[in-house]
Context: one part of a larger RNA
Molecule: large-subunit ribosomal RNA, domain II
Organism: marine sediment metagenome
Formats: sequence, C1' cells, structure tokens
RNA sequence: UCCGGCGAGUUAAUUUGCGUAGUGAGGUUAACCCGGUCUCCCGGGGCAGCCGAAGCGAAAGCGAGUCCGAAUAGGGCGAUUUAAUUACGUAGAUUAGACCCGAAACCGAGUGAUCUACCCAUGGCCAAGGUGAAGCGAUCCUAACAGAUCGUGGAGGCCUGAACCAGUGUCGGUUGAAAACGGCUUGGAUGAGCUGUGGGUCGGAGUGAAAGGCUAAUCAAACUCGGAAAUAGCUGGUUCUCCCCGAAAUAGCUUUAGGGCUAGCCUUAUAAAAUGGAUAACGGAGGUAGAGUACUCAAUGGGCUAGGGGCCCCACCAGGCUACCGAACCCAAUGAAACUCCGAAUGCCGUUACACCUUAUUAUAGGAGUCAGACAGUGGGGGAUAAGCUUCAUUGUCGAGAGGGAAACAGCCCAGACCGACAGCUAAGGUCCCAAAAUACGGACUAAGUGGUAAAGGAUGUCAGAUUACAUAGACAACCAGGAUGUUGGCUCAGAGGCAGCCAUCAUUUAAAGAGUGCGUAACAGCUCACUGGUCAAGUGGUUUGGCGCCGAAAAUGAUCGGGGCUAAGUCCGUUACCGAAGCUUCGGGUUUACUAACUUGCUUGCAAGUUAGUAAGCGGUAGGGGAGCAUUCCGUACCAGGUUGAAGGAGUACCGUCAGGAGCUCUGGACUGUACGGAAGAGAUUAUGCCGGA
Repeated sequence: UCCGGCGAGUUAAUUUGCGUAGUGAGGUUAACCCGGUCUCCCGGGGCAGCCGAAGCGAAAGCGAGUCCGAAUAGGGCGAUUUAAUUACGUAGAUUAGACCCGAAACCGAGUGAUCUACCCAUGGCCAAGGUGAAGCGAUCCUAACAGAUCGUGGAGGCCUGAACCAGUGUCGGUUGAAAACGGCUUGGAUGAGCUGUGGGUCGGAGUGAAAGGCUAAUCAAACUCGGAAAUAGCUGGUUCUCCCCGAAAUAGCUUUAGGGCUAGCCUUAUAAAAUGGAUAACGGAGGUAGAGUACUCAAUGGGCUAGGGGCCCCACCAGGCUACCGAACCCAAUGAAACUCCGAAUGCCGUUACACCUUAUUAUAGGAGUCAGACAGUGGGGGAUAAGCUUCAUUGUCGAGAGGGAAACAGCCCAGACCGACAGCUAAGGUCCCAAAAUACGGACUAAGUGGUAAAGGAUGUCAGAUUACAUAGACAACCAGGAUGUUGGCUCAGAGGCAGCCAUCAUUUAAAGAGUGCGUAACAGCUCACUGGUCAAGUGGUUUGGCGCCGAAAAUGAUCGGGGCUAAGUCCGUUACCGAAGCUUCGGGUUUACUAACUUGCUUGCAAGUUAGUAAGCGGUAGGGGAGCAUUCCGUACCAGGUUGAAGGAGUACCGUCAGGAGCUCUGGACUGUACGGAAGAGAUUAUGCCGGA
C1' cells in the first nucleotide's frame, strides 16, 4: 500500500413541539392484589398520586378578580377568547461517559537499589622499568653545631608502561554484528585507585566531587493497578438513495477574540390582511459631491493706518521724515475631515395612482447552521494617493456555481447546468494554419515586428489640421559680386585698429554694409556673418493642436505574440456575413408546486385523503431544514410459499427500475429459505498516522 472483517447520535428519566389513537370538562393510574392458555403477556381490581378546569398576593387572605394604595384614582398580573389528558411514534432540550477515538497531567494503594548513585561490612587485584625524599653509615670539615662528598636506603594523590579502569580525537557503523558497538588513537594505572560477595537508603522521596545526573534500555518527579469512559472551548473520523428549499463569515455582550449567548440571515408547520416589491407623481427629513469665503482657522500681494524700530530735530512737552516691522480696516486673489452665506444627483421615509411581479410580507411555534471570509468596481480612513497590504461603506462574483471567453488562471467578461437529441438562433469573444467561422468589403494610419509590457525627458520620424511671416514687384537654399567712408570712435592699456574690458553707438557715401555675428593676430592683417545686387524659378520659414511611431529600456538554466507565422493576419473609423455556451428555441421524457376536471374511499353532505388527465410556473447548490424510499438482522400474523428432482452462501451473465436496488438463467454449494402486511433495531464504511487477520 492493497484485500476481507470490525468500527461512531445510543439508552434511561424528566420536559417542549408536531403526528397518530383513546376518552373528553375531564383525562390517567403507580406500587400492589386477584384471575387466566401464568418468567413475557392478557383480563379485572387498586383513585394514593399527577395534569387540567382560576387567578392575584411575600402571606393572612380574597376571588373573575386580586395586589400596591387613604382611594371608587392609577398601574401590575389575570378573566372577558373553555381543551385538556393518557399512550405510542418522531424532532429538540436537561441530567447522566451521552456521536466515536485521542492527551500531557492529578490523586490513592502498592512493587522496585539483581541497572545505577551514595553508604556499611568482609574479601580480592595492580607485569616491568625509571627517578631516588627522609633516615642511617663512612670520609672530609668545625672548638662544637652547621655543612660538603660518597655510599646505603627506598618515600611519592612522582615518571614511562601491560593487566585493570576510563572514553580524547577520528574513521566506520546509523532498516547496525550491537536499542551506544568496532578499528586506530588517547587519559589514569599505590590511589580521592579498581573490583567480588553480602547488606542499607525511594517517589515530592532517595542518592548526587552537582550534569536536573541516577533510582532496572523509563526521570523537571519511576513503575503497576485503581479513581476512570478524568477533562479536552482542540485535531481527526462519523457508513444507503432520491426529491423540495437553502444560509452565514455581521451587531451587541463576553478573562472574550479560532469558544459562546441573543439578534440578523435559512428551513418546516399554522394563521392573516390589498401584506410586500417594481414604476410614476406628489410631500418630506438631511448638509455629502460640488461650490463659496458670509462665520472660524490658515494663507499671498497691495492700500490705508494704531503701535513699534530707525534718522532728524528737541531744555521739557511736542514735532518732522521713513524703499523697515505691522494689529485692526479696505481691495484683489486663495485653502479647509473636525469652516458653511449656499448646495445637488442617488439613496431613505410617507401618501396616492397603476394593477406590472404575484405571496415575494407579517406573526406564532419546532429545527438549524453561521460569528477566520476572498477578490473586483466605486466612495473614504491607515500606509508612501506602496503591497495579492490593512480597515469601513456600497454593489457584484467566488464561497455554495458547472458551461463559453481571458493560452493556462476560485473572485475578471458572458451566462445560472432536471434528463435525452448526429436540430436551430445567439452572448462574451472571435473568423490565415494549429482550431469552428471573412486570407470579407470601404476609408485612413503605422515601418517601429510598433502591435507583442513602463515614466520624466529628448528628437528636422511621419500623417492631418490651425495660425503667422516672406514670396513672380522673384522669396527660401545654392552659386557670382559687394560688404565702404569720418575712424585706429572715446576711455583704458605695453598694445586695444569692429571683435580683453568700460562708455557712447552718431554721421556720411550708398543697391547695401553693425562704431560690428563668429574664427583669427602680440596688435594690425586675413577669413566670415548681418545687409545689398545678380543668376535661377515656386513655394519657403516660424509657432501650435491632434493621430500613429522612435530613443529613454539592465537579471540571473533557452528563447517565444498561446505557437506557427503575419507588413496585415497590426491600429483607428464604418459595413455586411458567419462561428461561438449546459444561455434561448424546437422535439421527447421525468419530477415539484398551484389550479381545473373526472373517478374511488371516508363520513359531519361538502369537506378530507387518494388515483388519473390537462394547463401554468419551477427543478445549480456547501453548512443546514423538510419530504419520500431502498437494503440488512431478528420477531409477529398467513390453517402463505419454496427446498436433497438441491435452500442459504459463492462465481458468471447481454434483463428490469429515476436511484438505493430487484429478478431470471448457468456453474458451485449441500440445508435451510422466501413472499405479503406489520413490529423491533448491535441497521448500510474509500478514509479516524483507526482495530484484527491476510497478501
């Protein structure tokens, strides 16, 4: 991992609703007793008790009222509306283990020191070699000590190194040879040494040269059994089918935030009204968008002018001037979520109309689930006018939604899947090939593969427009020629002659020519420009708006628009076809609800239940609510049915049913089984790192 089997809302009591049945202003017995066809069960008794028919008050008590109160006031709870009760079923609730499995833990009573920690008692063990303390002896030395040398001696938590003990580094081993080992290497090795045997100390306790270490492969509290099915707001799992409806991820409160309670939203039943929705008109409330600056706050320039500064004047008091600062006021022009003299559109509330939708509304009662939401558009806050960010509001989709498009792609665009069809029409999006449909038509643009990713900014790209200047009295560009004189203007300067700098920038001759546009010289010179004539012959410049392009443009494994490929098969405008979905239509069928009709049954005789037919509208769906069924085991009923001429079970199979499922036949098997109607449940498994067995 697979296969088979087992495996999770049960039972009891109390209680609420609904259904069915009995009786009904009443209903009902419990224990127990008697009888019977006697464990079950049935019949009779048993009226104790319980519920209901009356409430109010703390109570005495009063009573359709009562309580508070002085009250006849007022108010609270009641009556004025009669239906209950018992049993069974079913759905909830409560108390119990209460759908199942799962802790870490807590407590009690015991078992452990054959492992290990420490201690006690009694034994055992430590090759060999080195070093050479004290002491002693001899000699020397000394007055004597002290001292020196040589011997002897054999000390030491001394040295080297086996046994023994340890476990340093590394390699291997890591489903190992081994639940801690092996190889090499390493530390101690007469000591706080190692070790045998026996004994002692233990669970909040022991022991610990102290690591929270060790206390039997277990230790921040051992192990065994018990309390015990501890508790688990947490995780996982929770078993057949079909039909109808169908959420929420919000508010308030919460030692509350991944839990709950109530409300909101869903469902079922019952009841009820012109109840609800859309649209229109009318009537309202409001202070948003915008706008404005009348208030408040902020803020720019000017004017005017208190006050201040400066200067002048001045014995004092005063006074004058002011390109300075400047309250208030005036003018102009501004900003504002916490400004408003103003002020929409939507939305909201109400009334009326229409009679468009057609119960969509509300109430009561039973059952829920939901309280992590996600993205997108729009309006805001936070952030950086960042985030697939965060937080509100509002709408949509996903959630719980399949289908078509966006290459692929929960949240985008189109569109809401009852089933079937080798029928048709469309939506979004598309129509060269992959790949269904236009190599469609008309007009224009783009040359960048732009299209097929990006900004500030930049540029004689190109197309269309606007405006302005010049132009056959000849422009623009090119070529030919001129471009002068006073004068080297004045100043400055070594020099300054158009051209370092400063000042001025006139006049003359002219077709025209600046006291000079640039290059140049030490300064001149020289070249050139403005300006003018000629040649030529038709447009030439400037500014600006719009369209499409260009540059700006760097990322990590190989590129690419989905690919091929495209100059349209790109972009814009227009037109006509076609393709294209589970949308719509057509045909057939199913089912739900409503209505109508017919029939059947029951009776209260006009209602209920059921069957059939027709019409209309529906039939995506998670949590969840409601309805109808299938199958399994056992029981009852039937004077039921089958079975050794082969039951159940097993294998196979082309049949039937909308499904769960159900037959028939063949083989196997070898003794029980089925049908109809009821009843009762140990009643349905792909999943719980489920349990057991097998492979």